[in-house]
RNA sequence: GCGGAUGUAGCUCAGUUGGUUAGAGCGCUGGUUUGUGGAUCCGGAGGUCGGGGGUUCGAGACCCCUCAUUCGCCCCA
Numbered sequence: 001g002c003g004g005a006u007g008u009a010g011c012u013c014a015g016u017u018g019g020u021u022a023g024a025g026c027g028c029u030g031g032u033u034u035g036u037g038g039a040u041c042c043g044g045a046g047g048u049c050g051g052g053g054g055u056u057c058g059a060g061a062c063c064c065c066u067c068a069u070u071c072g073c074c075c076c077a
C1' cells in the first nucleotide's frame, strides 16, 4: 500500500427481506424474603446502535467518507 471481519446498555451479545415500542443475560439499583449474608421472586434506571453524510414515507440494517480494534496479502530490508 491492498483486501476482509468487528464496532448496539457498565460487560458479553441478539436484532430475520428496511417497518410500527431498540432487546436478552450478567452487573447496578428499589422492594420481597432471611436472625445477617447469599439465593429466590417482583419492579426500576441505564442507548440517540463508533463518527459524519446520503438514499427512502421509514435506516441498527442499504450506499459513500472516516475512526478504532483485529486478521490476511504485497513490497523493502
Base pairs, nucleotide, nucleotide: 001073002072003071004070005069006068007067010026011025012024013023019057028044029043030042031041050066051065052064053063054062
Predicted 3D model of a 77-nucleotide RNA (transfer RNA) from a marine sediment metagenome. It matches the Rfam family "tRNA". The RNAcentral record of the sequence draws on MGnify. The coordinates come from a structure-prediction model, not an experiment, and the mean pLDDT is 80.